[in-house]
Context: one part of a larger RNA
RNA sequence: AAGUAACGAUAAAGCGGGUGAAAGGCCCGCUCGCCGGAAGACCAAGGUUUCCUGUCCAACGUUAAUCGGGGCAGGGUGAGUCGGCCCCUAAGGCGAGGCUGAAGAGCGUAGUCGAUGGGAAAUGGGUUAAUAUUCCCAUACUUGUUAAGUAAGUGAAGUAGGGACGGAGAAGGCUAGGCAAGCAGACGGACGGAAGUGUUUGUUCAAGCGUGUAGGUAGGAUACUUAGGCAAAUCCGGGUAUCUAAUACUGAGGCGUGAAGAGGAGCCACCAAGGUGGUGAAGUUGUUGAUGCCCCGCUUCCAGGAAAAGCUACUAAACAUAUUACUUAAUAAACCGUACUGUAAACCGACACAGGUGGUCAGGUAGAGAAUACUAAGGCGCUU
Numbered sequence: 001a002a003g004u005a006a007c008g009a010u011a012a013a014g015c016g017g018g019u020g021a022a023a024g025g026c027c028c029g030c031u032c033g034c035c036g037g038a039a040g041a042c043c044a045a046g047g048u049u050u051c052c053u054g055u056c057c058a059a060c061g062u063u064a065a066u067c068g069g070g071g072c073a074g075g076g077u078g079a080g081u082c083g084g085c086c087c088c089u090a091a092g093g094c095g096a097g098g099c100u101g102a103a104g105a106g107c108g109u110a111g112u113c114g115a116u117g118g119g120a121a122a123u124g125g126g127u128u129a130a131u132a133u134u135c136c137c138a139u140a141c142u143u144g145u146u147a148a149g150u151a152a153g154u155g156a157a158g159u160a161g162g163g164a165c166g167g168a169g170a171a172g173g174c175u176a177g178g179c180a181a182g183c184a185g186a187c188g189g190a191c192g193g194a195a196g197u198g199u200u201u202g203u204u205c206a207a208g209c210g211u212g213u214a215g216g217u218a219g220g221a222u223a224c225u226u227a228g229g230c231a232a233a234u235c236c237g238g239g240u241a242u243c244u245a246a247u248a249c250u251g252a253g254g255c256g257u258g259a260a261g262a263g264g265a266g267c268c269a270c271c272a273a274g275g276u277g278g279u280g281a282a283g284u285u286g287u288u289g290a291u292g293c294c295c296c297g298c299u300u301c302c303a304g305g306a307a308a309a310g311c312u313a314c315u316a317a318a319c320a321u322a323u324u325a326c327u328u329a330a331u332a333a334a335c336c337g338u339a340c341u342g343u344a345a346a347c348c349g350a351c352a353c354a355g356g357u358g359g360u361c362a363g364g365u366a367g368a369g370a371a372u373a374c375u376a377a378g379g380c381g382c383u384u
Stems, first nucleotide, its partner, number of pairs: 013031006032381004040361004046341002050339001051075006060068002080141002082337003086119003092113003098107003122139005142333011153319002158314004166301004172294003177288005182203006204262002208257004215250004219244008228236002266279005302305001347356002363375004
C1' cells in the first nucleotide's frame, strides 16, 4: 500500500418471546422466500465416534456467538431369518510332484484360493435422548441333531437331469400408486353473498397358511429292448409295442384367513409444557394406472449369448438291523458388522472448497414426458 481488496453461488428475509454480560446469526412462535427426478428418503464405497445428553467459549468457525461436525465429561450400535463368515465356482492368483533355466526364477498338472455371480428361512405394529426386519408384542418360516411312531434297499469324490442365463420388439392380464364419489369426525364467515353441489382431516394393514385363477410350457402313461453316458445302473439318451384326449408342470393377481388384532382423525384428564395416561368414528364403491409383477414367458434376429455347488435320480464298492423317507416332540442355530455421514461442512479435491462420487424410491396440477413451471411429504434461506 491499508483498515484497502476479500469474507466462497443474488434461494431472502421480517417481527414477537426466551436465554444470556452481550442476540441480525442460538432456542420457541407467527409470517415471507427457495428445492421438490431434489437442495427429500433409503443403501453401497469411503470416513471412523463426526451420533445422543450435559457443560464450556481460549483456540478452530473467513464476523459475533449464549451456537457448532470445536473443547471436556458421560451415554449409545442387542439378529437362526439383513449383510458377512459358510458351501460353490468366473476372470485371475498360488501351485505337491513335473518341465525349463548360470543363479534369482519362469511355466504348469492334481489341487487350493478368489465375487462383482449361484446357494435355507420374517413380516406387521410398538418402543429410546441416541438401536432396531436385531429389543418388546403378535403371527410365521428354515436347516441340523436327538427320541418315538409308520413305511421302505440304503449308498459317491462316479453317471445323468437340473441349476442355466444374449439383443430387440409387441400384446394381454394384474398390482403398487393416484383420483373421484360415498361414509365418518370437526368447522360455521364481525366485509356484499355463502347450511350448499361448502371447508378441512381420515377412510390403513404385511409375511405366512389355504384355495389354484388370467396366462405360459410340454402330448402323457405303461411295458419291453439297447453298439451311447470311460465301470455299473432300474437313471439319462436311442428304439419297439400298447393305452389315452386330456393330463402334468409352471404361474402374477384375486378371494378367505392372519385380524374379536393392530393402527386410526380426533376427544378427555394430568403435566416438569418436552410429553404421559385413557378413550376412539368411518373403514365402501367406481375409475385411472405403471418403467413394477406374470415374464428366466411370447415373437423375432445373428454377433449365438459363464461355471460350479446346493437340489433330484441312478447305480459301484460297501452295509443291512444299520441306513433312508415321512409325521410328531424336544433341542441347537456360534462368531463378525449394525451408531452417524453418505450429490456431502463427516468421502476424493491442502480449506466447513460453486468441482467429482455407484445403486434404489419417484406424490399432485398442466404436459407425450423422469422436459418445464408451480406445489405435497420432507428439507433448507447457502456463517458476516

The part of an RNA shown here (large-subunit ribosomal RNA, domain III) has 384 nucleotides and comes from Gallibacterium melopsittaci. Its mean pLDDT, the model's own confidence on a scale to 100, is 86. The full RNA is in RNAcentral, with records from ENA.